This is a predicted structure of a 463-nucleotide part of an RNA (small-subunit ribosomal RNA, 3' major domain) from a bacterium. It matches the Rfam family "Bacterial small subunit ribosomal RNA".
[in-house]
Context: one part of a larger RNA
């Protein structure tokens, strides 16, 4: 000097409290243990692994298994040397496919065999093989916590202090004053982007036809600037209030992670030492397989209803996309969807009728007009092809569940609950993610306690 306390003292945090709605029971989907298998590929495993890599496992992905096949190779560079011709398309045969064997069409050129192409030889290729305890690079977490250091000096024989202490203060080591300190530096805070008001300018594809909205750019605005009251160390700092204002004390939410701690995660993203394989630990094909199924967890999703359900009418969003591509109106189908195809490379058209909500009407408390699980049949799409294994519709079947036990998780506001959209992935396939707007609450007494964290201090037989 740090740790670390069932020591103390101040603090702070959805950490307790307070209140809302959850998870723990039910079905289902999804991910993991675990069995299982010929193979269920890997890897992630306490917060900080488990709808995690993976923003799409029928094939392909794919890396696992079986089974057939290749060995300068699926792909890169280079020598030598031989063909003298393309490459590559097509058609036949065996074959499950790769490939094999035959035919059929087909090259450029400065005419040098010079590009290319094929053999054969050999340098090599190739490993999603090991190791993340060799590494790089990027990530997680402590933690958006306020704190981590340095120069000079100054104290100490030194290890090391001080500065970074003490008072208020503050979200901040954020300021103010005092001080053997007196500057720095990374962090905090600004700086940057989105939003909330207004002005100015432009005005097409927006819209009331001359800019009210809208869009787009600039650029105003908040800074405790005014008052006022209190505390205090009274030219100042802090607080509570109040005006005027769209916005009041960090206005809201973003991105931004200090010095390090988990030899945290990643050799399967790439890159990369070393080791390991070279007729296989490389590579093509074809079927499997990752989708198992006594069970445990995780994360959703739908529900146990009347503040509901079904059934007709009526209203109102924003974000985002769209030519191998969004598709309107029209027909046709109970429908899923088909047919015909206008229009638009988009503020122009298309997806696009949002849904919750309003208003009539039934149902009247029950396993029901609740609930949809599972199952059967008969369809649609999309693809070379839905059996293992796909998403939808119809009509039929109608299981568990009547609010969840210990425990235990989210949230302080346009949040929480609740509705519904869009969109990457993609042929298909969204209960999942990532944004989007639409209704829209309740509560905080207050820090004893539970859980982490910062300061100081004090104890130690601990480094």
């Nucleotide at each position: 000097u740090g740790a670390c306390g069932g020591g103390g003292g101040a603090g702070c945090g959805c950490a307790c409290a307070a209140c809302c709605g959850g998870u723990g029971g039910a079905g289902c989907a999804u991910g993991u243990g675990g069995u299982u298998u010929a193979a269920u590929u890997c890897g992630a495993u306490a917060c900080a692994a488990a709808g995690c890599g993976a923003a799409a496992a029928a094939c392909c992905u794919u890396a696992c298994c079986c089974a057939g096949a290749u060995u300068u190779g699926a792909c890169a560079u280079g020598u030598a040397c031989c063909u003298g011709c393309a490459c590559g398309g097509c058609c036949u045969a065996a074959g499950a496919a790769a490939c094999u064997a035959g035919g059929c069409c087909u090259u450029c050129u400065u005419c040098g065999a010079g590009a290319g192409u094929g053999g054969u030889a050999c340098a090599c290729a190739g490993g999603u093989g090991a190791u993340g305890c060799a590494u790089g690079g990027c990530u997680g977490u402590c933690g958006u916590c306020a704190g981590c250091u340095c120069g000079u000096g100054u104290c100490g024989u030194g290890a090391g202090a001080c500065g970074u202490c003490c008072a208020c203060u503050u979200a901040a080591g954020u300021g103010u004053g005092g001080u053997a300190a007196c500057g720095a530096g990374c962090g905090c805070a600004a700086c940057c982007c989105u939003u909330a008001u207004c002005g100015u300018a432009u005005g097409u594809u927006a819209c009331a036809c001359g800019u009210a909205u809208c869009a787009u750019a600039c650029g105003a605005g908040a800074c405790u600037g005014c008052c006022u009251c209190u505390g205090c160390u009274u030219u100042g700092c802090a607080g509570g209030g109040g005006a005027g204002g769209a916005a009041g004390g960090a206005g809201a939410g973003g991105a931004c992670g200090a010095c390090g701690u988990c030899a945290a995660g990643u050799c399967a993203g790439c890159a990369u030492g070393u080791c390991c394989c070279u007729u296989a630990c490389a590579u093509c094909u074809g079927g499997g397989g990752c989708u198992a199924c006594a069970c445990a967890c995780a994360u959703c999703c739908u529900a146990c209803a009347a503040u509901g359900g079904a059934g007709c009418c009526g209203a109102c969003a924003a974000c985002a996309g769209g030519u191998a591509g969004c598709a309107a109106c029209g027909g046709g189908g109970u429908g899923a969807c088909c047919c015909c195809g206008a229009g638009c490379c988009a503020a122009u058209c298309c997806u696009c009728c949002a849904a919750a909500c309003g208003g009539c009407c039934c149902c009247u408390c029950a396993g029901u007009u609740c609930a949809g699980a599972u199952u059967g049949c008969a369809g649609g799409c999309u693809g070379c092809a839905a059996u293992u294994c796909g998403c939808c519709u119809g009509c039929a079947u109608g299981a568990a569940g009547u609010c969840g036990g210990a425990a235990u998780c989210g949230g302080u506001a346009g949040u929480a609950a609740u509705c519904g959209c869009a969109a990457a992935u993609c042929a298909g396939c969204a209960g999942g993610u990532u944004g989007c707007g639409g209704u829209g609450a309740a509560u905080a007494c207050g820090u004893u306690c539970u859980c982490g964290c910062u300061c100081c201090u004090u104890g130690u037989a601990c480094a």